A computed fold for a 95-nucleotide RNA from uncultured Velocimicrobium sp., annotated as SAM riboswitch aptamer (S box leader). The coordinates come from a structure-prediction model, not an experiment, and the mean pLDDT is 75. The source organism's lineage runs through Bacteria, Bacillati, Bacillota, Lachnospiraceae and Velocimicrobium.

């Protein structure tokens, strides 16, 4: 850079010591009954992968990634009376 998805789902321990929830302000929520980061083990998902079928479907989970508080809210740009949709930004995967 291109393409696809951004729905659902799934936590304990250690370490650490004050922040965290991607994105202005703000709200709200979590947090010394211990935040982030990191590590271990477990789990979830199914992009790559494996099997069958053959564009599309079904099943699987050894391996490469990812994820594992909540449906977090929400400003700004374009369309719309509005609901809402789209773009952009961001994240992940494959190339």
């Nucleotide at each position: 850079c291109u393409u696809a998805u951004u729905a659902c789902g799934a936590g304990u321990g250690g370490c650490g010591g004050a922040g965290a929830g991607u994105u202005a302000a703000g709200g709200c929520u979590c947090u010394g009954u211990g935040a982030a980061a990191c590590c271990a083990c477990g789990g979830c998902a199914a992009c790559c992968c494996c099997g069958c079928g053959u564009u599309u479907g079904c099943g699987g989970a050894a391996g490469g990634u990812g994820c594992u508080a909540a449906u977090c809210u929400g400003a700004g740009c374009g369309a719309g009376c509005a609901a809402u949709c789209g773009a952009a930004c961001a994240a992940u995967a494959a190339g």